[in-house]
RNA sequence: GGAGUUGGCCAGGCGAUCGCUUUUCACCGUUCGCGGUGAGGGGAGGAAAGUCCGGGCUCCAUAGGGCAGAGUGCCAGGUAACUCCUGGGGGGCGUGAGCCUACGGAAAGUGCAGCAGAAAGUGAACCGCCAGGCCCUCGGGUCAGGUAAGGGUGAAAAGGUGCGGUAAGAGCGCACCGCGCGUUCUGGUAACAGGCGUGGCGAUGGUAAACCCCACUCGGAGCAAGACCAAAUAGGAAUCCAUAGCUGCGGCCCGCAGUGGAUUCGGGUAGGUCGCUACAGGUUAACGGUGACGUUGAUCGCAGAUGAAUGAUCGUCUACGACAGAACCCGGCUUAUCGGCCAACUCCACCU
Numbered sequence: 001g002g003a004g005u006u007g008g009c010c011a012g013g014c015g016a017u018c019g020c021u022u023u024u025c026a027c028c029g030u031u032c033g034c035g036g037u038g039a040g041g042g043g044a045g046g047a048a049a050g051u052c053c054g055g056g057c058u059c060c061a062u063a064g065g066g067c068a069g070a071g072u073g074c075c076a077g078g079u080a081a082c083u084c085c086u087g088g089g090g091g092g093c094g095u096g097a098g099c100c101u102a103c104g105g106a107a108a109g110u111g112c113a114g115c116a117g118a119a120a121g122u123g124a125a126c127c128g129c130c131a132g133g134c135c136c137u138c139g140g141g142u143c144a145g146g147u148a149a150g151g152g153u154g155a156a157a158a159g160g161u162g163c164g165g166u167a168a169g170a171g172c173g174c175a176c177c178g179c180g181c182g183u184u185c186u187g188g189u190a191a192c193a194g195g196c197g198u199g200g201c202g203a204u205g206g207u208a209a210a211c212c213c214c215a216c217u218c219g220g221a222g223c224a225a226g227a228c229c230a231a232a233u234a235g236g237a238a239u240c241c242a243u244a245g246c247u248g249c250g251g252c253c254c255g256c257a258g259u260g261g262a263u264u265c266g267g268g269u270a271g272g273u274c275g276c277u278a279c280a281g282g283u284u285a286a287c288g289g290u291g292a293c294g295u296u297g298a299u300c301g302c303a304g305a306u307g308a309a310u311g312a313u314c315g316u317c318u319a320c321g322a323c324a325g326a327a328c329c330c331g332g333c334u335u336a337u338c339g340g341c342c343a344a345c346u347c348c349a350c351c352u
Base pairs, nucleotide, nucleotide: 001348002347003346004345005344006343007342008341009340010339012317013316014315015314016313017312018311020043021042022041023040024039025038026037027036028035029034045323049334050333052332053331054330055329056328057222058221059220060219064254065253066252067251069218070217071216072215073214074088075087076086077085078084089103090101091100092099093098104213105212109211110210111207112206126151127150128147129146130145132143133142134141135140159177160176161175162174163173164172178201179199180198181197182196183195185194186193187192226274227273228272229271236265237264238263239262240261241260245259246258247257248256279301281300282299283298284297285296286295287294288293
């Protein structure tokens, strides 16, 4: 100097004028619903998005058991909880810093793998190699036998390399590696890693993001939940089932609770208040921990609209602004994205 990897921060700033919304205080008015004036405070995001997970909260509801179904899937921690996060292990990718992981089980069973190839799971031989018989134009052909080392096909074809051995070969034998089995061995909480012994070695073939088996977990619906107030109408009508029944918010059964339930026609209301923002909250310090995070202290109050509030103008600075707007709230994940800044680490080239 260049090329990368990982983590963090910002999301236009400042000032003035006018406008919108919410809240505090004071005053005035009031039909007690609220309105006006003045002075203060606050007013969209890192993803507010997707609605994919998990909860808080509300209701069913007094809420148990089982089946089916669904979800997760290495180990240990964190958390209110999770399919999330942190650390570690196995496997894969990368020179590396690092990154990815749908990572329980294939000897419980079933299924699947086209074409090619001799053959795709317990068998085998297309070309070959060896050696025997017969024939022969001396190139070879045919019959029977041995063989799976070499070649071919394929994603995958009886473990790999080397040496010996053989008619030719082959774990046929041996060495090393690989694999199986055993282990009151060592380290680690564990996943696992290593060691030791043993066996020529079951072609432990692949696939479970195929069915399946195993382990663990799981009521449902959702702020348009739900609670209250006011007003209005028709305390309407008909049909069917009926306590041995019916109803009860994913399905079925048992249990439990209640005492009517279902369908059709017709009528009224669509207003207001609460829920609605003080919370598993933000910032920060110390201590503990590899870390996620925890404990303690200090400090702050940071949108609550409801046909839906943030806009306009001017000046100035600048990274010349992308993706893009809360609607009960929070913890994650995923997706979109302009540009700037900071820190650590890796590789390459050159100089000293």
Predicted 3D model of a 352-nucleotide RNA (Bacterial RNase P class A) from Candidatus Litorirhabdus singularis. Of the family's consensus pairs, 97% are formed in the model. It matches the Rfam family "Bacterial RNase P class A". Rfam describes the family as follows. Ribonuclease P (RNase P) is a ubiquitous endoribonuclease, found in archaea, bacteria and eukarya as well as chloroplasts and mitochondria. The family's RNA type in Rfam is ribozyme. It was read from a public genome assembly, where an Rfam model found it.